[in-house]
């Protein structure tokens, strides 16, 4: 340097299905009020709707979806992946400015899983995810002590302590 692997409630994605979202958005109807309302946000323009009553509120009727979640299946895998920051791109009339979400690039952090806590962030949510922090378990390497075996100043295995990090570890070439 190449190839192949290991960690385990392991990581991520697709599809199907179920609940939730929600009796919510939305549509129609009744009544009231009244001149404004809409085109992601702000300003300006332009366009559309509106006294044949829009918008808003109320009554009644009908009534979703997406994201997120559970289960199952399949696929890709073991920096799998996740997060934070910088930069860039798009967003539904035009100009200027803004910017959620999403995507791309890049620097840094995290071996992994689970649980608690608080401050938060996202979310309809007490689900779930993420950040921080504390703890438990687990894998790996280094090192030290003990025990056992052997080819015996060393090697291998078991067990325990301490420490480190995946740009790591193991095997083969």
């Nucleotide at each position: 340097g190449a190839u192949a692997g290991a960690g385990g409630c392991g990581c991520g994605g697709u599809g199907u299905u179920c609940a939730u979202c929600a009796g919510u958005a939305u549509c129609g109807u009744c009544u009231g009020u009244c001149a404004g309302g809409g085109g992601c946000c702000g300003c300006a323009a332009c366009c559309c709707c509106g006294u044949u009553g829009a918008c808003c509120a109320u009554u009644c009727g009908a009534a979703a979806a997406a994201g997120g979640g559970g289960a199952c299946u399949c696929c890709g895998c073991c920096g799998a992946a996740g997060g934070c920051g910088c930069g860039g791109c798009c967003c539904a009339u035009u100009g200027c400015g803004g910017g959620a979400u999403g995507c791309c690039c890049u620097g840094c952090c995290u071996g992994g899983a689970c649980g608690g806590u608080u401050u938060g962030g996202a979310g309809a949510a007490c689900a779930u995810c993420c950040c921080a922090u504390c703890g438990u378990c687990u894998g790996u390497c280094a090192u030290c002590a003990g025990c056992a075996u052997g080819u015996c100043u060393c090697a291998u295995g078991c067990c325990g302590g301490u420490g480190g990090a995946g740009c790591g570890c193991u095997a083969u070439c």
The prediction has a mean pLDDT of 80. Lysine riboswitch aptamer from uncultured Butyricicoccus sp., 173 nucleotides, folded computationally. NCBI's taxonomy places the organism under Bacteria, Bacillati, Clostridia, Butyricicoccaceae, Butyricicoccus. The RNAcentral record of the sequence draws on MGnify. Its Rfam family is "Lysine riboswitch aptamer". Rfam describes the family as follows. Riboswitches are metabolite binding domains within certain messenger RNAs that serve as precision sensors for their corresponding targets.